[in-house]
RNA sequence: AAACGAUAAAGGCAAACCCGGCGAAAGCCGGGGACGCAAAGCUACGAGUCUAAAGUCUCUUCGGAGACCAUGAUCGUCGGGUUGCCGAA
Repeated sequence: AAACGAUAAAGGCAAACCCGGCGAAAGCCGGGGACGCAAAGCUACGAGUCUAAAGUCUCUUCGGAGACCAUGAUCGUCGGGUUGCCGAA
């Protein structure tokens, strides 16, 4: 230095759920809380997944309803990129 990852040490993050806020929604933010995590740090670049406001189309009893659609979201779905703590085997 690379690879690897302990029932090691020091520290870190925080699922579900609850409260408050934002958002059309998915979801996000703050507080509480811990299921888990060695990148569960960062990055929507590729794939996946979720949502469908606006828009387009169709229908309509003209109130509205339905279909499509990401420009929205997710890095705690996987891969890629990038940065980083510790050191037993």

Predicted 3D model of an 89-nucleotide RNA (c-di-GMP-I riboswitch aptamer) from Peptococcaceae bacterium UBA6096. Its mean pLDDT, the model's own confidence on a scale to 100, is 90.